The RNA shown here (transfer RNA) has 74 nucleotides and comes from Candidatus Dojkabacteria bacterium HGW-Dojkabacteria-1. Taxonomically the source falls in Candidatus Dojkabacteria (Bacteria, Bacteria candidate phyla). Rfam family: tRNA. By type it is a transfer RNA. The coordinates come from a structure-prediction model, not an experiment, and the mean pLDDT is 82.
[in-house]
Formats: sequence, C1' cells, structure tokens
RNA sequence: GGGCGUAUAGCUCAGUUGGUUAGAGCACAGUCCUGAUAAGACUGAGGUCCCAAGUUCGAGACUUGGUACGCCCA
Repeated sequence: GGGCGUAUAGCUCAGUUGGUUAGAGCACAGUCCUGAUAAGACUGAGGUCCCAAGUUCGAGACUUGGUACGCCCA
C1' cells in the first nucleotide's frame, strides 16, 4: 500500500426483507426473603446503535468517506 471482518447498555452479544416503544444475559441499585450473607423472587436505572454525509415517507440494518481494533496479502 491492497483486501476482508468487527464496532449496539459497564461486560458478552441478539436485532429476520428498512417499519410501529432499541432488546437479552451477566453486572449495578432498591424492595422482599434470612439472625446475617449467598442463592432466589420482584422492580428500577443505564443507549447520540463508533463518527460524518447520503438514499428513503421512514435507517441499528442500505450507499459513500473517515476512525479504532483484528485477520490475510505485499
């Protein structure tokens, strides 16, 4: 220098052919339970979907450019 892949909650990840509220598990906070923990039950908080632009009535998902990381080639 070229090619490919990944980027969504604190962490690990879903998200179907673009559509009607952006989700799960773990972690965190509160309540219940217990003599007190753990486990368990219930509830809750937490998101500029990496950045910018474009297409569209509508983008987490499509297009273009960029950034970061990983792999391959040179």